The RNA shown here (c-di-GMP-I riboswitch aptamer) has 114 nucleotides and comes from a Gammaproteobacteria bacterium. It was read from a public genome assembly, where an Rfam model found it. The coordinates come from a structure-prediction model, not an experiment, and the mean pLDDT is 80.

[in-house]
Formats: sequence, structure tokens, C1' cells
RNA sequence: CACCGAUAACGCCAAACCCGCCGAAAGACGAGGACGGAAAGCCACGGGCCCUCGCUUCCUCCGAGAAGCCAAGGAUGGCCCCUCGAAGGACCCCAAGAUUGCCGAGCUGCCGAG
Repeated sequence: CACCGAUAACGCCAAACCCGCCGAAAGACGAGGACGGAAAGCCACGGGCCCUCGCUUCCUCCGAGAAGCCAAGGAUGGCCCCUCGAAGGACCCCAAGAUUGCCGAGCUGCCGAG
């Protein structure tokens, strides 16, 4: 120096959860708390996961219009299809965001038994 990582040493960080606070959400920040971590230090560059808006398609339900069929003496009732609108839901795609404690790339770094 490189690899590697001790039941070593000095220390470091802090998951879930709870409280406060910001945000539409994912999530961020602060305090507590430790499941873990040798890069759990930095970075959102690539992939993944997550959230939200939008678009297309589909499904459910409601309303309006219109055509057809059936029943009936008739008023009318029932069935079915199409169009438009509202609400809810699902998948794909796109965009904005979030995550480095999901993985990879890049930059930096403490210790040293073997």
C1' cells in the first nucleotide's frame, strides 16, 4: 500500500415505535428509543419499490336522451343496445416527487488481530 474485517480499541450512526412539526401523499426534520450497520458518510446518475397528477382502456353504480323488442284495450310497465354526464375502482403509459437503512455506479473516510 492492497485485500480483508477480531468476541480488539477509540468512538460514530440509529430501524420499528412514540411525541412534536412540515407536506395532499410517499416522506422530511427535531426529541426519545435501539433493530441493526465497517461506509447505515456524501451523491437521486442507472435500475427497483413507494406516492400524487394527467391520459388511454376496462369494470361497477347513478342520472339524462334516443332506437328496438315484449306485455297490455289504453295510460303504462318490463327487457336490451347506443350516446352524454357524475361518482367510485383496476391495469398500462407519461410526468413531477420520495427513498442512498433496496441494489449498482461515482466521491471521501477511522482502526488494524490475521
Taxonomically the source falls in Gammaproteobacteria (Bacteria, Pseudomonadati, Pseudomonadota).